The prediction has a mean pLDDT of 76. This is a predicted structure of a 102-nucleotide RNA (Purine riboswitch aptamer). Its Rfam family is "Purine riboswitch aptamer". Rfam describes the family as follows. Riboswitches are metabolite binding domains within certain messenger RNAs that serve as precision sensors for their corresponding targets. The literature on the family includes a 2003 paper in Cell by Mandal et al., "Riboswitches Control Fundamental Biochemical Pathways in Bacillus subtilis and Other Bacteria". It was read from a public genome assembly, where an Rfam model found it.
RNA sequence: AAUUCGCCCCGCACAAUCGCUCGUAUAACCUUGGGAAUAUGGCCCGGGAGUCUCUACCCGAUUACCGUAAAUUAUCGGACUACGAGUGAAUACGUCAUCUAG
Numbered sequence: 001a002a003u004u005c006g007c008c009c010c011g012c013a014c015a016a017u018c019g020c021u022c023g024u025a026u027a028a029c030c031u032u033g034g035g036a037a038u039a040u041g042g043c044c045c046g047g048g049a050g051u052c053u054c055u056a057c058c059c060g061a062u063u064a065c066c067g068u069a070a071a072u073u074a075u076c077g078g079a080c081u082a083c084g085a086g087u088g089a090a091u092a093c094g095u096c097a098u099c100u101a102g
Base pairs, nucleotide, nucleotide: 018088019087020086021085022084023083024082025081026056030048031047032046033045034044035043041066042065050057058078059077060076061075062074064072
């Protein structure tokens, strides 16, 4: 110095996990049975449908409406879940380990 093998370290790549940001699905929507409240109220339980889709299908604010009856309205804001994609930089400080110097 080259090659091979083993170990350690570093770098890179890949993969996985997690967080975040997007995309697709769904409109957090529609329909229906039973029960409940009643202007200081406007809910509770269940079924169906909707997604190349598992799950979910609610909350709040404002507004309208209903003169006490059985029915709610509109607007806005806010998720989870499934799948896919992207991304997680730099710096500072602290701690630990090793090395060097005093």